[in-house]
Two RNAs folded together computationally: RNase P RNA and transfer RNA, 467 nucleotides in total. It holds a member of the Rfam family "Bacterial RNase P class A". By type it is a ribozyme. Its family is annotated with tRNA processing, ribonuclease P activity and dimeric ribonuclease P complex in the Gene Ontology. The prediction has a mean pLDDT of 76.
RNA sequence: AGAGCAGUACAAAUGAUCGCUGUUCUAUGCCCCACAUAGAAUAGAGGAAAGUCCGGGCUCUACAGGGUAAGGUGCUGGGUAACACCCAGUCCCGGUGACGGGAAGGAAAGUGCCACAGAAAACAUACCGCCCGAUUGGUGAGGUUAUCCAACCGAUCGAGUAAGGGUGAAAAGGCGAGGUAAGAGCUCACCGCUCCGAUGGUGACAUCGGGGGCACGGCAAACCCCACCUAGAGCAAGACCAAAUAGAGGGGCAUUUGAGGGCUGCCCGUCCGAGCCCCAGGGUAGGUUGCUUGAUCCCAAUAGUGAUAUUGGGGCUAGAUAAAUGAUCAUUGUCCCAUAGAGGGUGACUGAUAUGGGAAACAGAACCCGGCUUAUGGACUGCUCUAACA
RNA sequence: GCCCCCGUAGCUCAGGUGGAUAGAGCAAGGGAUUCCUAAUCCCUGUGCCGUGUGUUCGAGUCACGCCGGGGGCACCA
Numbered sequence: 001a002g003a004g005c006a007g008u009a010c011a012a013a014u015g016a017u018c019g020c021u022g023u024u025c026u027a028u029g030c031c032c033c034a035c036a037u038a039g040a041a042u043a044g045a046g047g048a049a050a051g052u053c054c055g056g057g058c059u060c061u062a063c064a065g066g067g068u069a070a071g072g073u074g075c076u077g078g079g080u081a082a083c084a085c086c087c088a089g090u091c092c093c094g095g096u097g098a099c100g101g102g103a104a105g106g107a108a109a110g111u112g113c114c115a116c117a118g119a120a121a122a123c124a125u126a127c128c129g130c131c132c133g134a135u136u137g138g139u140g141a142g143g144u145u146a147u148c149c150a151a152c153c154g155a156u157c158g159a160g161u162a163a164g165g166g167u168g169a170a171a172a173g174g175c176g177a178g179g180u181a182a183g184a185g186c187u188c189a190c191c192g193c194u195c196c197g198a199u200g201g202u203g204a205c206a207u208c209g210g211g212g213g214c215a216c217g218g219c220a221a222a223c224c225c226c227a228c229c230u231a232g233a234g235c236a237a238g239a240c241c242a243a244a245u246a247g248a249g250g251g252g253c254a255u256u257u258g259a260g261g262g263c264u265g266c267c268c269g270u271c272c273g274a275g276c277c278c279c280a281g282g283g284u285a286g287g288u289u290g291c292u293u294g295a296u297c298c299c300a301a302u303a304g305u306g307a308u309a310u311u312g313g314g315g316c317u318a319g320a321u322a323a324a325u326g327a328u329c330a331u332u333g334u335c336c337c338a339u340a341g342a343g344g345g346u347g348a349c350u351g352a353u354a355u356g357g358g359a360a361a362c363a364g365a366a367c368c369c370g371g372c373u374u375a376u377g378g379a380c381u382g383c384u385c386u387a388a389c390a
Numbered sequence: 391g392c393c394c395c396c397g398u399a400g401c402u403c404a405g406g407u408g409g410a411u412a413g414a415g416c417a418a419g420g421g422a423u424u425c426c427u428a429a430u431c432c433c434u435g436u437g438c439c440g441u442g443u444g445u446u447c448g449a450g451u452c453a454c455g456c457c458g459g460g461g462g463c464a465c466c467a
Base pairs, nucleotide, nucleotide: 001386002385003384004383005382006381007380008379010377012332013331014330015329016328017327018326020044021043022042023041024040025039026038027037028036029035046362050373051372053371054370055369056368057367058234059233060232061231065268066267067266068265070230071229072228073227074226075089076088077087078086079085090104091102092101093100094099105225106224110223111222112219113218114217127165128164129161130160132158133157134156135155136154137153138152139151142149143148173191174190176188177187178186192214193212194211195210196209197208198207199206200205238289239288240287241286249279250278251277252276253275260272261271262270263269282466283465284464296315297314298313299312300311301310302309303308334359335358336357337356338355339354340353343350344349391463392462393461394460395459396458397457400416401415402414403413409447418434419433420432421431422430440456441455442454443453444452
């Protein structure tokens, strides 16, 4: 210098003017409260407020109970209110490396699928090939009296084989040696697999030793099995106040032999039970509360490799409802471009400073938290690899 | 704010139980017929299956994340 990897904090600052929302105080309106108006003080979006993908708090449903579906999670240990999150590890995969990724239980419970190609796609099998035997054709220069025989080259049939070829994403352990008619875990060494034992570790697992000649292809983000977990709805939950109209019409199902409703998948069971549902209409579309002090934030110490926990001290930091948190100007800072260019260097080059111009992302709380995912700006820190000096 | 559903040719839809070339109707283009047009008959093209990553030998189909579009939910008698 180039190419990367991991992480951290931030989300320009200050001032002036004009506005918006909340809270507090003062004044006026009214006898007071409430409310309205005016003034002053003070506070006023995020790292993702977003997607609504997980997990909780909170609220209601009588979640009493049982069964069965349905869904989720899935290496080990720990953290937590909880999680599909986080931390520390194991194994596997990717990368030269810093480092990154993994829905990572079971295919020896059962079912299913594996197109085309190929002999065969899973209780194995045999197309070419290799080898042996029988029959037979040819050659027969060797043997021979010979029309015969050996040997060689084929054909057909039968048996053996799975080394090699070929097909496929995948072919029944791999590779080498021995062995054999040719071959083969047939035998042996090494590797893999599997079973047993020992040692280390809380554990996933690792290391070592011994046995088995190999039986057991892949797919569970196919059904499924195993282990564990899950009641449902959501602040438009829920509570209170106020206002207005019409329960007038049509249809269906019921009234103790039980319609319908609650336990919001279904069944049993249990509770309530005389009304319920649909069509077509009518009325109000207001206020208060829930509402922001909370698994809260900051700092320090201690325990722990760490996530995190405990203790102490300090802080209070939006609550709007069609929805406030904004606009303009000035100065300074940051970055980029153009021009000039001090200084440095043998040189390629670097570039203090000055002037002018421009840029500043993604995005806006709506009951509240913990995560994940996605969008997004520049800055800084640590680490890795390459080039090694023109 | 909360809860659901859907993206396949220019348009409307099949295919959803993985197997290769993804179909149907309408529309469009060309030809025949006609003096010309319509109708009719014959032929043809058209798709990264919204997008990305993964699972698998193989993805329109299975899983997850994004993007876009659509729908529903107030109270009272």